A computed fold for a 102-nucleotide RNA, annotated as SAM riboswitch aptamer (S box leader).

RNA sequence: CUCUUAUUCAGAGUGGCGGAGGUACAUAGGACCGGUGAAACCACGGCAACCCCAGCAUGCUGGAAGGUGCCAACCUGAGCGAGUGAUCUCGAACAAUAAGGG
Numbered sequence: 001c002u003c004u005u006a007u008u009c010a011g012a013g014u015g016g017c018g019g020a021g022g023u024a025c026a027u028a029g030g031a032c033c034g035g036u037g038a039a040a041c042c043a044c045g046g047c048a049a050c051c052c053c054a055g056c057a058u059g060c061u062g063g064a065a066g067g068u069g070c071c072a073a074c075c076u077g078a079g080c081g082a083g084u085g086a087u088c089u090c091g092a093a094c095a096a097u098a099a100g101g102g
Stems, first nucleotide, its partner, number of pairs: 001102008013044004021033003029076001030074001045071003050067002052063005080091004
C1' cells in the first nucleotide's frame, strides 16, 4: 500500500511547551471547538476492551499486566443507490480503528 472481517454506541484530562488553527480524509455550503490558548510534541493520569488474561455452559461472564486506539468539536450537507408526491428515511461509497492475510 492492498484484501477480508468487525465496530463507528458510550466513555475518559491535567500539567509543560507552543501560539492559530482544529473537528476534516480530496472537495467544504452549513454547524461546532479554539487567545478562558488550537494543531504538533513531552510527562503523568484516565477511558474503552480489538488483540490479550482467567473461568466455564464455547459464546457468555469477569479482568486490565502487555500490544494498539482514544480522552475540546459533525463520519453533518452536497454527490451515488433504494423507497417517497414532497419533506424525509435507509443504505452504499468514502473515512477512522482493530484483528488477520498478501

Of the family's consensus pairs, 90% are formed in the model.